Predicted 3D model of an 87-nucleotide RNA (c-di-GMP-I riboswitch aptamer) from Halalkalibacter okhensis. Taxonomically the source falls in Halalkalibacter (Bacteria, Bacillota, Bacilli, Bacillaceae). It matches the Rfam family "c-di-GMP-I riboswitch aptamer". Its family is annotated with cyclic-di-GMP binding in the Gene Ontology.
RNA sequence: AUAGGAAAAAGGCAAACUACUCGAAAGUGUAGGACGCAAAGCCUAGGGACUAAGGUAUAUUCAUACUAUGUUCGCCUGGUUGCCAAG
Numbered sequence: 001a002u003a004g005g006a007a008a009a010a011g012g013c014a015a016a017c018u019a020c021u022c023g024a025a026a027g028u029g030u031a032g033g034a035c036g037c038a039a040a041g042c043c044u045a046g047g048g049a050c051u052a053a054g055g056u057a058u059a060u061u062c063a064u065a066c067u068a069u070g071u072u073c074g075c076c077u078g079g080u081u082g083c084c085a086a087g
Stems, first nucleotide, its partner, number of pairs: 002087001005084001012037002017032004022027001035074001041080003045077003048072003054067005
């Protein structure tokens, strides 16, 4: 420097759920908690998914449909940085 992760070790992250918090919601944050993870670190850049406050249309007072500028990197791809061991 490089493509990969069979075994081991050090350290790391933390799903569901619970409490509080922020948010219109999806969901976020903090604490507890571990289903899992070798990038489950970071970037929404492309696709997918979720939500629909605001907007638009219809409707007519009840609403319905569409829409991301919102969310998800623990959905996939891409970019970028990085631990350990062996080659």

The sequence is in RNAcentral, with records from Rfam and Ribocentre.